[in-house]
RNA sequence: GUGUUUUUAGCUCAGAGGUAGAGCAAUCGCCUCCAAAGCGAUCGGUCGCCGGUUCGACUCCGGCAUAACACA
Numbered sequence: 001g002u003g004u005u006u007u008u009a010g011c012u013c014a015g016a017g018g019u020a021g022a023g024c025a026a027u028c029g030c031c032u033c034c035a036a037a038g039c040g041a042u043c044g045g046u047c048g049c050c051g052g053u054u055c056g057a058c059u060c061c062g063g064c065a066u067a068a069c070a071c072a
Stems, first nucleotide, its partner, number of pairs: 001071005007065001010024004018055001026042005048064005
């Protein structure tokens, strides 16, 4: 330099065009003599950035950035 893939909550990841979820973590409560475990609730995201298509984009298209791999 070229190609492919990755980018979504603090972490690990879902999410096949109709304005986003889970597990873990955190906080609070229940339970317990206390704690752990278990159960319940809450909190947490302008979906990497900028454009385009569309009535509508996390999703499709383009550019840029980021990381990994392959080739050179």
Predicted 3D model of a 72-nucleotide RNA (transfer RNA) from a Pseudomonadota bacterium. Lineage of the source: Bacteria > Pseudomonadati > Pseudomonadota. The prediction has a mean pLDDT of 84. The RNAcentral record of the sequence draws on ENA. Its Rfam family is "tRNA".